[in-house]
Context: one part of a larger RNA
RNA sequence: UGACGGGGGCCCGCACAAGCGGUGGAGUAUGUGGUUUAAUUCGAAGCAACGCGAAGAACCUUACCAGGGCUUGACAUCCCGGCGACCGGUGUAGAGAUACACUUUCUUCUUCGGAAGCGCCGGUGACAGGUGGUGCAUGGUUGUCGUCAGCUCGUGUCGUGAGAUGUUGGGUUAAGUCCCGCAACGAGCGCAACCCUUAUUGUUAGUUGCUACGCAAGAGCACUCUAGCGAGACUGCCGUUGACAAAACGGAGGAAGGUGGGGACGACGUCAAAUCAUCAUGCCCCUUAUGUCCUGGGCCACACACGUACUACAAUGGUGGUUAACAGAGGGAGGCAAAACCGCGAGGUGGAGCAAAUCCCUAAAAGCCAUCCCAGUUCGGAUCGCAGGCUGCAACCCGCCUGCGUGAAGUUGGAAUCGCUAGUAAUCGCGGAUCAGCAUGCCGCGGUGAAUACGUUCCCGGGCCUUGCACU
Numbered sequence: 001u002g003a004c005g006g007g008g009g010c011c012c013g014c015a016c017a018a019g020c021g022g023u024g025g026a027g028u029a030u031g032u033g034g035u036u037u038a039a040u041u042c043g044a045a046g047c048a049a050c051g052c053g054a055a056g057a058a059c060c061u062u063a064c065c066a067g068g069g070c071u072u073g074a075c076a077u078c079c080c081g082g083c084g085a086c087c088g089g090u091g092u093a094g095a096g097a098u099a100c101a102c103u104u105u106c107u108u109c110u111u112c113g114g115a116a117g118c119g120c121c122g123g124u125g126a127c128a129g130g131u132g133g134u135g136c137a138u139g140g141u142u143g144u145c146g147u148c149a150g151c152u153c154g155u156g157u158c159g160u161g162a163g164a165u166g167u168u169g170g171g172u173u174a175a176g177u178c179c180c181g182c183a184a185c186g187a188g189c190g191c192a193a194c195c196c197u198u199a200u201u202g203u204u205a206g207u208u209g210c211u212a213c214g215c216a217a218g219a220g221c222a223c224u225c226u227a228g229c230g231a232g233a234c235u236g237c238c239g240u241u242g243a244c245a246a247a248a249c250g251g252a253g254g255a256a257g258g259u260g261g262g263g264a265c266g267a268c269g270u271c272a273a274a275u276c277a278u279c280a281u282g283c284c285c286c287u288u289a290u291g292u293c294c295u296g297g298g299c300c301a302c303a304c305a306c307g308u309a310c311u312a313c314a315a316u317g318g319u320g321g322u323u324a325a326c327a328g329a330g331g332g333a334g335g336c337a338a339a340a341c342c343g344c345g346a347g348g349u350g351g352a353g354c355a356a357a358u359c360c361c362u363a364a365a366a367g368c369c370a371u372c373c374c375a376g377u378u379c380g381g382a383u384c385g386c387a388g389g390c391u392g393c394a395a396c397c398c399g400c401c402u403g404c405g406u407g408a409a410g411u412u413g414g415a416a417u418c419g420c421u422a423g424u425a426a427u428c429g430c431g432g433a434u435c436a437g438c439a440u441g442c443c444g445c446g447g448u449g450a451a452u453a454c455g456u457u458c459c460c461g462g463g464c465c466u467u468g469c470a471c472u
Stems, first nucleotide, its partner, number of pairs: 002471001004468002007466007015456002019420005026311008034302002042053002064297007073127001077126002079123006088103006106117004129286002132284003138280002140275003143271001145269001150189006156165003169180003195263004200231007209221003213218001234257001237251005313413001317372006330361003335354002340349003379410001384405007426448007
């Protein structure tokens, strides 16, 4: 100088408190540990691993296991020889990889001898290849403290020096934000602002959008809306407090008021934090195998333990009807698919329209009316049986969906523990990425829409000053 203290002072944060809803009990989904296994590929490990890498394991993926194959190789460059194509089609054997047979079949120059290019096959070795090891050799990327308010430098001054000062102090702020003071004076990285979005309005532009013109056509651009450019918020104005400061509190006007709401943005550094399996890369290791091709299996096992979710235990509810009303944001060509018809339904036939403000996905759901009358029930839906549908070469291991039947646990959950301060929690549905198919996960979107905060004594984390110190 720091770090630390069950030392002190000041301050902050859904940290506690005040509230609302959960988790921990049940069933299921999913991840992990453990066990099992021929294999159950690998990584992630308190917070900051565990619906994490994986935005989608039937084959493929796939890295694992068993078996069958190859050895200049599945992939690249160079050299030599042969062939003329490459692509494609058929047949036989085989689980397939593959092997054999048949078939189709190059270009340019030319002295017609051949040469060159390209492609395939064979050979030779240089080499290829490795999701093999080391994240404690590394780059790059990322998490975390933490969007916390800090971290430093130049010159000067002080100290023998390590260092100090500035950065401390009095106020104030979300903020090392600003003001005042001061042996300091300045500056940099952070804070804030500049960026995007949302809330108001003016103007410009009106097609596919909109409609005051009776429908349509037409016409128009007032309104809704779309998308460009502006305006608007700055403690600017008034009052009180304050040190005549910074600022705080109240008020006016205003769509919005004191950072208006949200996002992007993450200082110096910490954790030898994570990743050699995105990628790149040093060194080490394998080279008829730790490379590579294929079939089948596995990653989906199951006495058990944990995390994260979904569905419930019901009447603020279930069922039926009303096929009745109101969104936003997205996606669509190997795609989205309407009307109509068939089917109880999943779905099928069909194919209008649409590269989409035009057409389609698209039905929003919670709402309202009737019934059930507190029961393991008209709650709950696991499990199982049968019959079907869809995708796909193929649903046995191991997909999703529908109908009929079956109808388990579960009556609000111990100790403990989590999220949330407003259009938030809670609740309701909708869309997208991945994707042939598969979503209770993830990322978004809107609808309905609360309660509570006295306060900072205590728990946890953090910032500043100070003090102790056996650590540095």